[in-house]
RNA sequence: CUUGGAAAAAAGUAAACCAACCGAAAGGUUGGGACACAAAGCUUCGAGGCUUCGUCUUUUGCGGUUUUUUAUCCAAAAGGCAUGCCGGUUGGGCCGCCCAU
Numbered sequence: 001c002u003u004g005g006a007a008a009a010a011a012g013u014a015a016a017c018c019a020a021c022c023g024a025a026a027g028g029u030u031g032g033g034a035c036a037c038a039a040a041g042c043u044u045c046g047a048g049g050c051u052u053c054g055u056c057u058u059u060u061g062c063g064g065u066u067u068u069u070u071a072u073c074c075a076a077a078a079g080g081c082a083u084g085c086c087g088g089u090u091g092g093g094c095c096g097c098c099c100a101u
Base pairs, nucleotide, nucleotide: 003100004099005098012037013036017032018031019030020029021028022027035088041094042093043092045091046090047089048086049085050084054081055080056079057078058077059076060075061074063073064072065071
């Protein structure tokens, strides 16, 4: 340096679930807890997935403003959108422990 993880050792991460807190939500942080993991380390670049506070469109309303239409505001419903997330879904990039080769 290449390839691999059968056996072993040292070290490590921590799913579900529970509690507190943050968040509109998805989700996150901390503590407990272990299903698993040889990159379940970092990045978040491509693909993918999740969410919709907000925003856009449409519809509805003996609703508000307006003399009326138009317009606009408000409320509700449906649909769209990531700028919010995940990365223990997958590909890439970077770095790395032990053992074998």
Predicted 3D model of a 101-nucleotide RNA (c-di-GMP-I riboswitch aptamer) from a Nitrospirota bacterium. The source organism's lineage runs through Bacteria, Pseudomonadati and Nitrospirota. Its mean pLDDT, the model's own confidence on a scale to 100, is 82.